Predicted 3D model of a 98-nucleotide RNA (Guanidine-I riboswitch aptamer) from a Gammaproteobacteria bacterium. The organism belongs to Gammaproteobacteria, within Bacteria. Model confidence (mean pLDDT): 77 of 100. Its Rfam family is "Guanidine-I riboswitch aptamer". About the family: This family represents a conserved RNA structure found upstream of the ykkC and yxkD genes in Bacillus subtilis and related genes in other bacteria.
């Protein structure tokens, strides 16, 4: 100096909003209409820097299995994108800074 493991998926959580349900307000022909997320909620979205699991990678023992490991990651805009909408989602472990 170069190479070498740092990957995928799922469930969930922090978080997020408002299509649907529910709540609240209101109108009414009592079946519904309208408004409201400065409504704890159910559905829903949901992490690179959160959790767990499975698979994969690597190493070891051993013989078809078992064990280990899968690190680190300070701040992170402005702007843009999706769905109804927003976000720690996606652009993005981006730009930039250390």
């Nucleotide at each position: 100096c170069a190479c070498g493991a740092a990957g995928a998926c799922a469930a969930c959580u922090a978080g997020g909003g408002u299509u649907c349900c529910g709540g609240c307000c209101u109108c009414c022909u009592c079946g519904g209409g309208g408004g409201u997320g400065a409504c704890u909620g159910g559905u829903c979205c949901g992490a690179g820097g959160g959790u767990u699991g499975u698979c994969g990678g690597c190493c070891c023992c051993a013989g078809u299995g078992g064990g280990g490991u899968u690190a680190c990651a300070c701040c992170g805009g402005c702007g843009g994108g999706a769905c109804a909408a927003a976000a720690g989602c996606c652009c993005g472990g981006g730009a930039g800074g250390a």